[in-house]
The prediction has a mean pLDDT of 81. Predicted 3D model of a 108-nucleotide RNA (Guanidine-I riboswitch aptamer) from Rhizobium sp. FY34. NCBI's taxonomy places the organism under Bacteria, Pseudomonadota, Alphaproteobacteria, Hyphomicrobiales, Rhizobium. Of the family's consensus pairs, 96% are formed in the model. It matches the Rfam family "Guanidine-I riboswitch aptamer". Rfam 15.1 lists 1,509 matches to the family in 1,281 species.

RNA sequence: AGAGUUAGCAGCUAGGGUUCCGGCAUCAAACGAUGUGACUGGUCCGAGAGCGGCUACCGGCGGAGAAACAUUCCGCCGGGUGCACGGCGGGACAAAAGCCCGGGAGAC
Numbered sequence: 001a002g003a004g005u006u007a008g009c010a011g012c013u014a015g016g017g018u019u020c021c022g023g024c025a026u027c028a029a030a031c032g033a034u035g036u037g038a039c040u041g042g043u044c045c046g047a048g049a050g051c052g053g054c055u056a057c058c059g060g061c062g063g064a065g066a067a068a069c070a071u072u073c074c075g076c077c078g079g080g081u082g083c084a085c086g087g088c089g090g091g092a093c094a095a096a097a098g099c100c101c102g103g104g105a106g107a108c
Stems, first nucleotide, its partner, number of pairs: 007055003011051002015045002020042002022039001023036005057079008083103001085106001089101003
């Protein structure tokens, strides 16, 4: 000085709000209505830089097949999981966010 398209999937968590449920308040004879997320919660959203798992893919070994080698198929083991500071602003759903823009701008 420079490169990176840093694979994908669902599950869960930190975190997040308030459609629905529940809580709380007021009203109501009651059914319920309204308000409230400066309500622990259930549903819900949810991480590139959080967790574990699986797949693609890569390597090794063994087996099947074959005269032999290679391809192919099956199984097992390992890797795949290293590094990663980060706005303002904007976007979606009811709404918000460590979601998405975004491993972006910028910084080191």